[in-house]
Context: one part of a larger RNA
Molecule: small-subunit ribosomal RNA, central domain
Organism: uncultured bacterium
């Protein structure tokens, strides 16, 4: 390489957009590059293979045949691929009507709670724990009442509910804006699928500059526990957590399951639409899109999956090839750094 694989054994890229490429719906006509077929030329000899003959046999040698699956030229075929052209509407898309949604961005507003400040009431404790201590408090704390400041997060609703490509998104209102879905069928007429490179997005922590800082809290300090306790528990507490702009680019970035299309028993919830029936409170039937559970065939080493497939097929991409060494070394690219990406070998079992 081939073959075989990728939910859990090694293996799906974190996600999307998209270039080259690969693959691609129905019908007619032309061409003939691929494809098929006929002919001619060439494909040296020796060798290989088959037959036969000569050395007493064999090795060896002679003769005949086949083969040399190829290349070139030329005549033809037109189903398939290709190509050109003319069309089609089922794939795909545009326009229209309609409802759903924590989809995104910006601005404004709200209440509860914690903390702090001021004032009042009030007096000796508060806090914390398994028990305590550190800590706070007669300079008046804790508790309670009123007022104020400031930051962060939005109880209930809340739901294997919704939206988003993924990361993710949850108080209320307004503005701007993306996508999906349903229905009708007006328009375009294959415009499609996938996608190496590439580009963009990408939790948390981290980094840079400038703000902000209530609570929480790495580091750190103290108190305990303990044989010790660089921990678990307690009292404090700084980065950080928040905002703006920029960088970084990783996660058990998980459904540990790439994307797309078609086909393959049923049952039962839930969510967003449509249609029909019943005397529309409502119920029943049906249909499209999501999201769960159970289950037949089938698959699977088993667990399990099972129309949201891990079933049956097709297309394209990514990845795997014994364990350790090692996601290390070296080199290269990127980064302010931290580091990220790519990624071995010796040796060893």
């Nucleotide at each position: 390489c081939u073959g075989g694989g990728u939910g859990u054994a090694a293996a799906g890229g974190g996600a999307g957009c998209g270039u080259a490429g690969a693959c691609g719906g129905c019908u007619g006509u032309g061409c003939a590059a691929g494809u098929c077929u006929g002919a001619a030329g060439u494909g040296a000899a020796a060798g290989c293979c088959c037959g036969u003959g000569g050395c007493u046999c064999a090795a060896c040698c002679g003769c005949g045949g086949a083969a040399c699956u190829g290349c070139u030229u030329u005549g033809g075929a037109a189903a398939c691929u290709g190509u050109a052209u003319a069309g089609c509407u089922u794939g795909a898309g545009u326009a229209c009507u309609g409802g759903a949604g924590a989809g995104g961005c910006a601005g404004g507003c709200g209440g509860a709670a914690u903390u702090c400040c001021u004032a009042g009431u009030g007096u000796a404790g508060c806090g914390g724990u398994g028990a305590g201590a550190u800590g706070c408090g007669u300079a008046g704390a804790u508790a309670u009442u009123a007022g104020g400041a400031g930051g962060a997060a939005c109880a209930c609703c809340a739901g294997u509910g919704g939206c988003g490509a993924a990361g993710g998104c949850g108080g209320c209102c307004u503005g701007c804006u993306g996508g999906a879905c349903a229905g009708a069928a007006a328009c375009u007429g294959a415009c499609g699928u996938u996608g190496a490179g590439g580009c963009u997005c990408g939790a948390a922590a981290g980094c840079g500059u400038g703000g902000g800082g209530a609570g929480c809290a790495a580091a750190c300090a103290g108190g305990a526990u303990u044989a010790g306790a660089u921990a678990c528990c307690c009292u404090g507490g700084u980065a950080g957590u928040c905002c703006a702009c920029g960088c970084g680019g990783u996660a058990a970035a998980c459904g540990a399951u790439g994307a797309a299309u078609g086909c393959u028993a049923g049952g039962u919830g839930u969510u967003g639409g449509g249609g029909a029936g019943c005397a529309a409170a409502g119920c029943u039937c049906u249909u499209c899109g999501g999201u769960g559970c159970c289950g037949u065939c089938g698959c699977a080493a088993a667990c399990g999956c099972a129309g949201u497939a891990a079933g049956c097929a097709u297309u394209c991409c990514a990845c795997c090839u014994g364990g350790g060494g090692a996601g290390u070394a070296c080199g290269u690219u990127c980064g302010c750094a931290a580091g990220a990406a790519u990624g071995a070998a010796a040796c060893u079992c």